[in-house]
């Protein structure tokens, strides 16, 4: 100087005004509460996208059958995961290092456009060679052999050299690559190394259907619960101290139209079907009413430091830390000084002055990841070149 | 906040068991007409929302991202 990997910060201080939760005071109100003053506190590394995984909550959790979705080298870590760590294999880079949805194409099916002679147990256009015929000849025609060479394509049925042959060809031989079977060694394993034998070579695609192995109930805090309001009630079931009490369930305003009441609408068994059960209401349109309060609500698989075990992800132990909770949705604005950035001007120089800029973005039940966006800066390890 | 759907020519939409993208309207040119409209013939026009991957090859398959629309109390 160029590069590569990881960790972290992501403006600071002061003043004035403003907003929200909580605590306290004063005033107002019959009350729920409202106004105002003071004090404490008040966004992020991604709070984002909602792509995965969990906690939490409700529903389901008679039976039988069939679907559907996800993951995909190995061994581990974790509450779990499509996450993380180490290693293996393949590819890229001189290197530090980076990238990989990385099971199976010998279970079966499908597809491989155009070009090309031929695209899956293929094929003969040019060429090469032999025979026959024609021609004075160069050569032409027919029949046959061939797959070395040319050409097409993303892909053409091993590569190089030799023997052989009319010309050729794993037809045969040597070496190499690759495949299969068997055996040995290293490793927990993926896999790697090595040896013998075999037939001579076997295409690609599973982010096509599919097969294999493993995993997965459904919905989501607008979950769900309490109170209030519409609100006067009506019906059914069960119990008892039995003609009224308690508990549970269903239904709930007006008008119009349609379907249906055992020839059964509709509903439940939370993917579907069978099967089982309930069953008198259900659907559509228009209009009206209510759209409030509280709980859930923030301390959680939490963070930091030290130490021990482990290559590491991580785990054990000890000590310490810890004040956002809005609900039309607060966390903002202005000024001054400093900091950082590049530009212009002045100056021999240290420097000084002027105007400007300082990102991406913003909690909404909570966590673990992934992905994406991001001005600028700090620290550490390593590589290559000089 | 949660859930679902769609981006293809100027506009409205096809095409999505992968093989190189069409239709109608609009636009332009010509014919017809005294002229216009209608009609007829022809033509132009596409980053298939952006980026990356799988494949020989992607509008189609996979991942990521942007924009728009709808539903839920």
């Nucleotide at each position: 100087g160029a590069g590569c990997c990881g960790a972290c910060c992501g403006g600071g201080c002061g003043g004035c005004c403003g907003c929200g939760u909580c605590g306290g005071g004063a005033c107002c109100g019959a009350a729920g509460g409202g106004u105002u003053c003071c004090g404490c506190c008040g966004a992020g590394g991604a709070a984002a996208g909602u792509c995965c995984g969990g906690g939490c909550u409700c529903c389901a959790c008679a039976g039988g059958g069939c679907a559907g979705g996800g993951u995909g080298g190995u061994u581990g870590c974790c509450a779990a995961c499509a996450g993380c760590a180490a290693c293996c294999c393949g590819g890229g880079g001189c290197g530090a290092c980076c990238c990989g949805c990385g099971g199976g194409a010998c279970a079966g099916u499908g597809c491989c456009a155009c070009a090309g002679a031929g695209a899956a147990c293929a094929g003969a256009c040019c060429g090469c060679c032999g025979g026959c015929g024609c021609g004075c000849g160069a050569g032409c025609g027919c029949c046959g052999g061939u797959a070395a060479g040319g050409g097409u394509g993303a892909a053409a049925c091993g590569g190089u050299g030799g023997u052989g042959u009319a010309a050729g060809a794993g037809a045969c031989c040597a070496c190499c690559a690759g495949c299969g079977u068997c055996a040995c060694g290293a490793g927990c394993g993926a896999u790697c190394g090595c040896g013998a034998c075999g037939g001579c070579u076997c295409g690609g695609u599973a982010a096509a259907c599919c097969c294999c192995a493993c995993c997965c109930g459904g919905a989501g805090c607008a979950a769900g619960g309490u109170c209030a309001a519409g609100a006067a009630g009506g019906g059914c079931c069960g119990g008892c101290a039995g003609u009224g009490c308690c508990g549970g369930c269903c239904u709930g305003c007006g008008c119009a139209g349609g379907c249906g009441u055992u020839c059964g609408a509709g509903g439940g068994c939370g993917g579907c079907c069978c099967g089982c059960c309930c069953g008198a209401g259900c659907c559509u349109g228009c209009g009206g009413g209510u759209a409030g309060a509280c709980c859930g609500c923030u301390a959680g698989a939490g963070c930091c430091u030290g130490u021990c075990g482990g290559c590491g992800a991580c785990g054990g132990c000890a000590g310490g830390c810890g004040g956002a909770g809005a609900u039309g949705g607060a966390u903002g604005g202005c000024c001054g000084c400093c900091c950082c950035c590049g530009g212009c001007g002045c100056g021999c120089a240290g420097g000084c002055g002027c105007a400007g800029g300082g990102a991406c973005a913003g909690a909404a039940c909570c966590c673990g990841g992934c992905u994406u966006a991001c001005a600028g800066g700090u620290c550490g390890a390593c590589u290559c070149g000089u | 906040g949660c859930c679902g759907g769609a981006g293809u020519a100027g506009c409205u939409c096809a095409g999505c068991u992968g093989g190189u993208a069409g239709a109608g309207c609009a636009g332009c040119u010509g014919a017809u007409u005294u002229g216009u409209a209608a009609u007829c013939a022809g033509c132009u026009g596409g980053u298939c929302g952006g980026g990356g991957g799988u494949u020989c090859g992607a509008u189609u398959c996979c991942c990521u991202u942007c924009u728009c629309c709808g539903g839920c109390u």